This is a predicted structure of a 71-nucleotide RNA (transfer RNA) from Paxillus involutus.
Lineage of the source: Eukaryota > Dikarya > Basidiomycota > Agaricomycetidae > Paxillus.
It matches the Rfam family "tRNA". Rfam describes the family as follows. Transfer RNA (tRNA) molecules are approximately 80 nucleotides in length. Rfam links the family to the GO term triplet codon-amino acid adaptor activity.
[in-house]
RNA sequence: GGUCUUUUAGUGUAAUGGUAGCCCAUUAUCCCUUCACGAUAGUAGUAUCAGUUCGAAUCUGAUAAAGACUA
Numbered sequence: 001g002g003u004c005u006u007u008u009a010g011u012g013u014a015a016u017g018g019u020a021g022c023c024c025a026u027u028a029u030c031c032c033u034u035c036a037c038g039a040u041a042g043u044a045g046u047a048u049c050a051g052u053u054c055g056a057a058u059c060u061g062a063u064a065a066a067g068a069c070u071a
Stems, first nucleotide, its partner, number of pairs: 001070007010024001012022002018054001026042005047063005
């Protein structure tokens, strides 16, 4: 230099182009004499920028990061 893969919440991991879910963590409340356990409710996310589409995490292009193979 070339080809290819991956990028989703603080962490890990799902999602046939049709409301983005789950576990752990975290916050509030309840429970308890207190803590722990447990119960209920909540906050928080599609790497970035464009394109296609009625509709994009998903398809296309570029960029960024990480990685594999090859010369």
Source information:
The coordinates come from a structure-prediction model, not an experiment, and the mean pLDDT is 81.